[in-house]
């Protein structure tokens, strides 16, 4: 000093499952529980996944997912 990189503490978030609610649905919220995560902060921006819906279609609208991969902008600690 923190771009890479993840030892350690301190603090963070919270899968699956149950409950309670909202949505026709993907899923969303709140409560409980914790598999994990150093971007599991934050944007649907490209791909992907899924829902609903039109259509003879491989298509066309309208959606859900950021804990699928990518890209943008931000962000704690500092041992090897």
């Nucleotide at each position: 000093c923190a771009c890479c990189c993840g030892a350690a503490a301190a603090g963070g978030c919270a899968a699956a499952c149950u409950c309670a609610u909202c949505g026709u649905g993907a899923g969303g919220u709140g409560a409980g529980g914790a598999c994990g995560c150093a971007a599991a902060g934050u944007c649907a921006u490209g791909g992907g996944u899924c829902u609903g819906u039109u259509g003879c279609g491989u298509a066309g609208c309208a959606g859900a997912c950021u804990g699928c991969c990518a890209g943008a902008c931000u962000g704690c600690c500092g041992a090897a």
The prediction has a mean pLDDT of 83. The RNA shown here (c-di-GMP-I riboswitch aptamer) has 80 nucleotides and comes from an Anaerolineales bacterium. The sequence was found by an Rfam model in a public genome assembly. Rfam family: c-di-GMP-I riboswitch aptamer. Rfam links the family to the GO term cyclic-di-GMP binding. Of the family's consensus pairs, 95% are formed in the model. The organism belongs to Anaerolineales, within Bacteria.